[in-house]
């Protein structure tokens, strides 16, 4: 330098061909329960969807450039 994968909540990841308010598990906080702890159950908070542009009535999803990361080729 070229090619490909990945980047979404603190962590691990979904998100089918663009369409209702962006989700799950774990973790955190609160509650129920218990003599107490854990477990279990219920609830709550937490996100500029890597960045900036573009297309569109509408973008996590499509297009462009760039950044980070993993792998391959030279």
């Nucleotide at each position: 330098g070229c090619c490909g994968g990945g980047g979404u909540a603190g962590c691990u990841c979904a998100g089918u061909u663009g369409g209702c308010u962006a989700g799950a598990g774990c973790g955190g906080c609160g509650g129920u329960u218990u003599c107490g702890u854990a477990a279990a159950c219920c609830g709550c908070a937490g996100g500029u969807c890597g960045a900036c542009g573009g297309u569109u009535c509408g973008a996590g999803u499509c297009c462009g450039u760039c950044c980070c990361u993993c792998g391959g080729c030279u």